[in-house]
Order: sequence, then structure tokens, then C1' cells
RNA sequence: CUUAUCAAGAGCGGCGGAGGGACAGGUCCUGUGAAGCCCGGCAACCGACACCAUAGAGUGAAACGGUGCUAAUUCCUGCGGUCAUCAGACCGAGAGAUGAG
Repeated sequence: CUUAUCAAGAGCGGCGGAGGGACAGGUCCUGUGAAGCCCGGCAACCGACACCAUAGAGUGAAACGGUGCUAAUUCCUGCGGUCAUCAGACCGAGAGAUGAG
């Protein structure tokens, strides 16, 4: 940079000790214990497996290998549009996260 996904799911465990939720604002979580590490768990993107086809693509089961995830919709908004008297609602983009290339 390209592409797919982001409304579901997942611990009353151990170590650890104060912070954390990308950024900004808001707002939440946290000593009835944050981050981090370990174990457990969830999911099933890639590989491997089965079927079809046999080139690409597709379907399925499983979870063996490689990631990922495990408060809140990617916690909400951040730009544009539609609707609305307002409050606000909805749609799209951007940004971000993860996988694959």
C1' cells in the first nucleotide's frame, strides 16, 4: 500500500501492584484491586484436513499449527449527507484494530 471483518462470543484463577479504555474531547472502568505476565476461555482470519472442482473460487467439520480477542457497538463523538423546532435519529466516509497478501 491492497483486501476482508469490526451489533455475537469469552474467568468469582495465580503473580503483580496504579493505572487503563490508540489520539483529542466526552465519558466510563479501576484498591470489592488498573497495566503487564502466566494459566484458562472465545472465535475461526491463514495453514493443515474432507468434499466439489481440479486454475481461480466454493462448501464443511475440527481446532493440530500461525495469529487475534477475552467491560461498555471500534464506549461515544471528531469529516460529509438526510431527517428533525430542539433534543437528537439514521447513512456514508475518515481514523483505528485484526487477519491475509
Molecule: SAM riboswitch aptamer (S box leader)
Organism: uncultured Ruminococcus sp.